[in-house]
A computed fold for a 1507-nucleotide RNA from a Chloroflexota bacterium, annotated as small-subunit ribosomal RNA.
RNA sequence: GGAGAGUUUGAUCCUGGCUCAGGGUGAACGCUGGCGGCGUGCCUAACACAUGCAAGUCGUACGGAGGGAGCAGGGCUUGCCCUGGUCCCUCAGUGGCGUCCGGGUGCGUAACACGUAGGUGACCUGCCCCUGGAUGGGGGAUAACGUGCCGAAAGGCGCGCUAAUACCGCAUGCGCUCUCGGGGUCAUAGCCGAGAGGAAAGCCUGGCAACAGGCGUCCAGGGAGGGGCCUGCGGCCCAUCAGCUGGUUGGUAGGGUAAUGGCCUACCAAGGCGAAGACGGGUAGGGGGCCUGAGAGGGUGGUCCCCCACACGGGCACUGACACACGGGCCCGACUCCUACGGGAGGCAGCAGUGAGGGAUCUUGGGCAAUGGGCGCAAGCCUGACCCAGCGACGCCGCGUGCGGGAAGACGCCCUUCGGGGUGUAAACCGCUUUUGCCGGGGACGAGCAAGGACGGUACCCGGCGAAUAAGGCCCGGCCAACUACGUGCCAGCAGCCGCGGUAAAACGUAGGGGCCAAGCGUUACCCGGAUUUACUGGGCGUAAAGCGCGCGUAGGUGGGGCCUUAAGUCGGGCGUGAAAGCCCCCGGCUCAACCUGGGGAGGCCGUCCGAAACUGAGGCCCUUGAGGGCGAGAGAGGGUGGUGGAAUUCCCGGUGGAGCGGUGAAAUGCGUAGAGAUCGGGAGGAACACCAGUGGGGAAGCCGGCCACCUGGCUCGUUCCUGACACUGAGGCGCGAAAGCGUGGGGAGCAAACCGGAUUAGAUACCCGGGUAGUCCACGCCCUAAACGAUGCGCACUAGGUGUGGGGAGCGGGUGAUGCUCUCCGUGCCGAAGCUAACGCGUUAAGUGCGCCGCCUGGGGAGUACGGCCGCAAGGCUGAAACUCAAAGGAAUUGGCGGGGGCCCGCACAAGCAGCGGAGCGUGUGGUUUAAUUCGAGGCUACACGAAGAACCUUACCCGGGCUUGACAUGCCGGUAGUACCGACCCGAAAGGGAAGGGACCCCGUAAGGGGAGCCGGCACAGGUGCUGCAUGGCUGUCGUCAGCUCGUGCCGUGAGGUGUUGGGUUAAGUCCCGCAACGAGCGCAACCCCUGCCCCUAGUUACACGUGUCUAGGGGGACUGCCAGCGAUAAGCUGGAGGAAGGUGGGGAUGACGUCAAGUCAGCAUGGCCUGGAUGUCCGGGGCGACACACACGCUACAAUGGCCGGUACAAUGGGCAGCCAACCCGCGAGGGGGAGCCAAUCCCAUCAAAGCCGGUCUCAGUUCGGAUUGGGGGCUGCAACCCGCCCCCAUGAAGGCGGAGUUGCUAGUAACCGCGCAUCAGCCAUGGUGCGGUGAAUACGUUCCCGGGCCUUGUACACACCGCCCGUCACGUCAUGGGAGCUGGCAACACCUGAAGCCGGUGGGCCAACCGCAAGGGGGCAGCCGUCGAGGGUGGGGCCGGUGACUGGGACGAAGUCGUAACAAGGUAGCUGUAGCGGAAGCUGCGGCUGGAUCACCUCCUUU
Repeated sequence: GGAGAGUUUGAUCCUGGCUCAGGGUGAACGCUGGCGGCGUGCCUAACACAUGCAAGUCGUACGGAGGGAGCAGGGCUUGCCCUGGUCCCUCAGUGGCGUCCGGGUGCGUAACACGUAGGUGACCUGCCCCUGGAUGGGGGAUAACGUGCCGAAAGGCGCGCUAAUACCGCAUGCGCUCUCGGGGUCAUAGCCGAGAGGAAAGCCUGGCAACAGGCGUCCAGGGAGGGGCCUGCGGCCCAUCAGCUGGUUGGUAGGGUAAUGGCCUACCAAGGCGAAGACGGGUAGGGGGCCUGAGAGGGUGGUCCCCCACACGGGCACUGACACACGGGCCCGACUCCUACGGGAGGCAGCAGUGAGGGAUCUUGGGCAAUGGGCGCAAGCCUGACCCAGCGACGCCGCGUGCGGGAAGACGCCCUUCGGGGUGUAAACCGCUUUUGCCGGGGACGAGCAAGGACGGUACCCGGCGAAUAAGGCCCGGCCAACUACGUGCCAGCAGCCGCGGUAAAACGUAGGGGCCAAGCGUUACCCGGAUUUACUGGGCGUAAAGCGCGCGUAGGUGGGGCCUUAAGUCGGGCGUGAAAGCCCCCGGCUCAACCUGGGGAGGCCGUCCGAAACUGAGGCCCUUGAGGGCGAGAGAGGGUGGUGGAAUUCCCGGUGGAGCGGUGAAAUGCGUAGAGAUCGGGAGGAACACCAGUGGGGAAGCCGGCCACCUGGCUCGUUCCUGACACUGAGGCGCGAAAGCGUGGGGAGCAAACCGGAUUAGAUACCCGGGUAGUCCACGCCCUAAACGAUGCGCACUAGGUGUGGGGAGCGGGUGAUGCUCUCCGUGCCGAAGCUAACGCGUUAAGUGCGCCGCCUGGGGAGUACGGCCGCAAGGCUGAAACUCAAAGGAAUUGGCGGGGGCCCGCACAAGCAGCGGAGCGUGUGGUUUAAUUCGAGGCUACACGAAGAACCUUACCCGGGCUUGACAUGCCGGUAGUACCGACCCGAAAGGGAAGGGACCCCGUAAGGGGAGCCGGCACAGGUGCUGCAUGGCUGUCGUCAGCUCGUGCCGUGAGGUGUUGGGUUAAGUCCCGCAACGAGCGCAACCCCUGCCCCUAGUUACACGUGUCUAGGGGGACUGCCAGCGAUAAGCUGGAGGAAGGUGGGGAUGACGUCAAGUCAGCAUGGCCUGGAUGUCCGGGGCGACACACACGCUACAAUGGCCGGUACAAUGGGCAGCCAACCCGCGAGGGGGAGCCAAUCCCAUCAAAGCCGGUCUCAGUUCGGAUUGGGGGCUGCAACCCGCCCCCAUGAAGGCGGAGUUGCUAGUAACCGCGCAUCAGCCAUGGUGCGGUGAAUACGUUCCCGGGCCUUGUACACACCGCCCGUCACGUCAUGGGAGCUGGCAACACCUGAAGCCGGUGGGCCAACCGCAAGGGGGCAGCCGUCGAGGGUGGGGCCGGUGACUGGGACGAAGUCGUAACAAGGUAGCUGUAGCGGAAGCUGCGGCUGGAUCACCUCCUUU
């Protein structure tokens, strides 16, 4: 002293980015705001500034002026004036000191600017302190002042007077300075001698004075403090800045300075700096510190302290101890102001303040009382330094807004399942307190002798009053603490990330409630942290981003063994330093704290001295194991050159020959009677080398393959002979470097980009085919890339083995052989211990364990792009960003789905077969259209004769119209009602409904009166809704699918998702069973148990038969289990066959539907949450519609006929139904039907003697017919209130399409299909040809599993996971944004060349001017001005450099719910993909050449397509 979380996926692990929680701030913004203390406050325009103030002081340096006091004298109009001297006050000037401090700011500066440690033998230092000495004697001026003059002003000029601590000589003078000599030091130090040179000022007090004292002055030495200069080391970014440099580097001499120095000048030399980053560009004051962090580190430099730089921009010097000088000067420039236009004035980055800029930062305050500073002897004066106050929650700290009691809990509000719950002891109410507040009273410390306090009547103290004056902000989907209601309806909005919102939103808005902080709370911005996400501490690079294509080698880094020495690194100790503040600890002061005082500690670093010597380094000597060499053997497609060989292709010539060849999925283009192809012979030419050949060999890599020769590199083994660390790596550099491509010249057989044809196709700029040019080949020269891959840098060492293979050696055995065994070195594969790894995998050929060195990575896209630079003939290569944008992009593995992947296996899936559908007419359903309405739902399979097992009204949900409203129906409450409920003639009306005479009750208590109830009327709650949501639901159902699967517990494996079990070998209808097995068991499914049926038996028998048996009816039981035999199999499970049996291997049929899928279907069957309606979306009624009809589809019926139609005769069922019913006999009608009425609640009667196909006989004779029956006319019957829309049936008449149905498509494997009729449900009737049952007749076929469809298991690939109806690429079009190029246009920065050149210093000049010194003078010395010159700010001209803005147009890029074209990629993605290069094409892309596996499948081949 160290905490993590969210987000890539269906899930997982990993990589990796983004985001959050923390702390901080000179802050700002939003909402809010009671008090105090201490701090703090222009981060932007170093933008411009009105006004005031911020630096003066000294009369004890000096002359003077003004005023005053008193003294003396004078004048005299007595009160003034004049004179003299004295004193006081004030003032300008001369003079001195100060103004170089203090205060501000951060422009510039990447530098000895800063920090730190040193040096100065190269230096300075006013005021202050200490020591020694001195303070003698002279001179000449000048301000003020006076006077004259110029100017608007600022200011200036002439003449005249004057003082000094102002100025100038003279004297004296110490190694104080200089010169020379000596000595001395590491060194340049006055240590010694000689010579020369250099000072001064006075004032005040006391005193008559001498003199004394004080303050000064001068010389010299020392100190303290301050500074100058020099040096080591340290601290920013860009290498897309790589070369820079002319005073440049050094020397000599000189100048300059306090002083070294190229600081400056002249001359000489040609150096100096740089990859350890020069030069250039960008940015920036530095430090103490501050923030953060576990630390290392990162960030920062506000307030306070130290240093630096600057003072409107730039330059310059003067003065001075110190300046190149914030409130001094000169000049240039910009700006502002004044002006009389001639000229002048100015510099807040001092304090306050103003404007401007900005998101944003204060009072034109008080005071010198304190601290500090300047001047002065002092008094004192000055001080926007400072001390205080003011403003601002800007920050930190402290306090308060009350405390206690008070209901199973008021009101209000919110929620509610309506019971209740929450707010909540919260409030009210009772009691108490008084910090704060207000009022009143007292009242400081800060002041070091006294007096003196801006702050301030403040802090503080006392008393009084009164719960009184005082709470908000944000949040409540996860991260992250806190949930409900309503509103909204992908809208409005939210959002830090993930993401919320499309009608039930804890995510928006509001409310209630809750959470967190609190005079604050949030937001924004920025910094550190989390981020081990730049990894020193502390990361990586096979596949996630990342090993340079390979080698040689320079610098650098690193380096074997022994001994000696050294002491640079290293280690220890002492000393110095590390300012103060800050930080940490302790004590103390403000009531506490913040804040502040004091003491102590820490402070990596640096310097210096001493010490140690293990390790590293350095020096020396030695060693042999690293490395190299010698010698002896050996293998090899290692490289280069020259030669040479055969096979094959093509071409040419000739022969034979005669119609095709060739090519493909199939074809065509093409070649061929001018003779192809085929075949034989001859010839030409180019390229490549079959077999050998290998999982093999060689090479550093690229790569290398017939044979021979020559030249040449490397390697291995053996020997242990030589050298003696000579080594490893390797930034730059140099070389090599497949294919394609380029240049020049050759060559050209085959192949073959481009190109031309032919096919394919919707298209086909492709895949396939026929041609074909570059090119492929050679020489020379370029290019320099790649999936240049083991996607794995090089070297060394260490760490189990097993097994192959190439090269060499040794041993044993054997015959010295063949060969075998063992050991060993080098190379190359596979499998594997430990270990490593996210996993896959790696594993002595490491991806293990270590060491050394190099290269490289840091989210995806933009982009290997742009710009710049270097290289290239070009193509292009190397280096290599940013804006912008995304919340991911990725790796490995898992489960699934999928594949025009594979294996195995099922199913009427195909095939085989039978009958159909698709064509016709009609029926029905649906779409569409139409309509006032054609109510609604169902939508591939799994909607469409489905909900409908019965739409004329009803149904009915739709439309039109007419009515009713407490309602057609339920419950509760309130009120009313006695002739009430109920019935109701009659009137209006289509009905519903409206009105209405009259008639007229009931139950309970009570004798009665009366009361109550039901009913009814009115009202209030409410009813009602086939209105919406099947994407809120229950229930039920369909489907995959009667498919054989789906899971669990425990164990085991895996970091995990998950796996195992359930896979495997057999077998089955079956996850059925057997065997095996890290599994062992179990559950839901399968099967069985249930029902019907087939055989037998038993029991019973109303009815059925005339009776008994039997048939039959309806109850029970038996029977079948691979039990038996044989073969096969593994001795198993089981399979095949057989026996017996009515029946076999689940006998046939039914019921039965696993985990789940389809947000499948249904709110219109029912139920139900929510929403909506509620004089209508409810309800009643009349009528209409659901029945429409140019069409389209689906399911059916009837047919098209002779296996048939029609007529006659004749035989045989079963299941069922029947009282508002089935309906017999009999009669009538051609018939539907009518009459009739028996029987039957049904094994009894009836439908119904039930059948039809069938059988027998007859007829029709191939025709749109004696087929077919649609359609239509007429006439009837029946049901029903009612058949117009819109029923069924009968009779007569009419007789349509249709002659077996295109592409395509359905059902069925046996009592099945097909054909035939019968019953029933619904139902008044029926549009039923539908549905569901029943029986009758009764087939064909299955080789087989390649293919289509669906499914199961295993496996494989995967970029899919709303899962292939998936994913996804590029052009084009539209919108937005940022950006590159761009004729240019424009701005900035720093240089360069030349011209010009202010002030000023320096130098020169001399004809102007001048008091001090010399000189009697003339003159000299010296000085001033002027002029000239060098330098020089700035300006000008010019060509370049770098950076920015803008720009018609143009290039790509990113992003944007549903645009266009295609389908490139992911499954063998339908031509495996990717790749470098080249050509081509609307686009993805295609093709050639070479390469890679990061390609599936291995089956002989096999066209195109699928969004």
Its Rfam family is "Bacterial small subunit ribosomal RNA". NCBI's taxonomy places the organism under Bacteria, Bacillati, Chloroflexota. The sequence is in RNAcentral, with records from ENA and SILVA. Model confidence (mean pLDDT): 87 of 100.